[in-house]
RNA sequence: CGGGUCGGCCAGGCGACCGCGUCGUCCGCGCAAGCGGGCGCCGAGGAACGUCCGGGCUCCGCAGAGCAGGGCGGUGGGUAACACCCACCCGGAGCAAUCCGCGAGCAGAGCGCAACAGAGAGUAGACCGCCCGUCGGGCAACCGGCGGGUAAGGGUGAAACGGUGGGGUAAGAGCCCACCAGUGGACCGGGUGACCGGUCCAGCUGGGCAAGCCUCGCCCGGAGCAAGACCAGACAGGGGACGAUGACGCGGCUCGCCGAGUCCCCGGGUAGGUCGCUGGAGCCGGAUGGCAACAUCCGGCCGAGAUGGAUGGUCGCCUCACCGGUCCGGUGCACACCGGAUCGGUCAGACAGAACCCGGCGUAUCGGCCGGCCCGUUCC
Numbered sequence: 001c002g003g004g005u006c007g008g009c010c011a012g013g014c015g016a017c018c019g020c021g022u023c024g025u026c027c028g029c030g031c032a033a034g035c036g037g038g039c040g041c042c043g044a045g046g047a048a049c050g051u052c053c054g055g056g057c058u059c060c061g062c063a064g065a066g067c068a069g070g071g072c073g074g075u076g077g078g079u080a081a082c083a084c085c086c087a088c089c090c091g092g093a094g095c096a097a098u099c100c101g102c103g104a105g106c107a108g109a110g111c112g113c114a115a116c117a118g119a120g121a122g123u124a125g126a127c128c129g130c131c132c133g134u135c136g137g138g139c140a141a142c143c144g145g146c147g148g149g150u151a152a153g154g155g156u157g158a159a160a161c162g163g164u165g166g167g168g169u170a171a172g173a174g175c176c177c178a179c180c181a182g183u184g185g186a187c188c189g190g191g192u193g194a195c196c197g198g199u200c201c202a203g204c205u206g207g208g209c210a211a212g213c214c215u216c217g218c219c220c221g222g223a224g225c226a227a228g229a230c231c232a233g234a235c236a237g238g239g240g241a242c243g244a245u246g247a248c249g250c251g252g253c254u255c256g257c258c259g260a261g262u263c264c265c266c267g268g269g270u271a272g273g274u275c276g277c278u279g280g281a282g283c284c285g286g287a288u289g290g291c292a293a294c295a296u297c298c299g300g301c302c303g304a305g306a307u308g309g310a311u312g313g314u315c316g317c318c319u320c321a322c323c324g325g326u327c328c329g330g331u332g333c334a335c336a337c338c339g340g341a342u343c344g345g346u347c348a349g350a351c352a353g354a355a356c357c358c359g360g361c362g363u364a365u366c367g368g369c370c371g372g373c374c375c376g377u378u379c380c
Stems, first nucleotide, its partner, number of pairs: 001376010012318007020043002023040007045351001049362002052360005057224004064255004069220005074088005089103001090101004104215002110213002112209002127154002129150009162180006181205001183202008228275004237266006249257001282301008321346011
């Protein structure tokens, strides 16, 4: 310099004018609730999004048991928790950096599934081929029919009962043997562990899918801020069902617990306010421990809280980006390309916007900035 790979960061800045929301303070008005005005602090995001997971919080009784149902699934850590994160293991891709796996069950319990092709898709399979017997034809080589053997060769397929060599056989075959791969068992060594390395023995090979049922281990009660609580105000009652032989709670069922109202229809009334509500598993910096995720300690900081729902509009300058012109430099006759300076024009232009709060994941995103590592080439 070129190519690749992984990670982090930003999401325009400054100023003027006019506006909006919460809070604090002052002034004015008002009996009060409050209203108006001035000043001050603050006022969307990296994803606020999708609402896919996991928590906090609130209520359902204390959050009980079993079944059903759902989720997770290599190992060890992290965490409030997780399906997240970190490190490692195994398998696969790549020269490598690195990436990928919904990684339990040797799918050697059972059931199930496998398009097309193919003779045959699972203790399966004889289509071609090879071999034996017999019959017929032929002088013979050989050809044809029938019966049988054979998975070594061909062919089909994503997948067809391990590979190479030798023995053996009519031809063959783990039928037998040696080595290798794979499986199981015993033992030794390393590691917390997944696992790795090695020695011996055994049967000689038992295909794939569990993201199909299933099996094993672990986890999960339900509903959600329209949760839930309070204040003020209005109204009119009527009918039905169930219930101490236990309703409702308890939301799929059973048990257990509790103990008095519960539910439906018609009719009537209201649709106002306050709390919950934002100071928290918080943010920034440093030190220590740890490979890391992260934890602990110290110091500093306060950064939205609307409820018909604020966070906006106009303008000026600068910067980023894009387009065009001129000049300079490099290769070069030139065209052209690259880099820099300057002038002019367009001018912030992406995805998107809180609504109880956090931790993740996933998805969207104009344009940029920074760094680690790998491969190749050239020079020193």
RNAcentral holds the sequence, with entries from ENA. The RNA shown here (Bacterial RNase P class A) has 380 nucleotides and comes from a Microbacteriaceae bacterium. It matches the Rfam family "Bacterial RNase P class A". By type it is a ribozyme. The gene name in the source record is rnpB.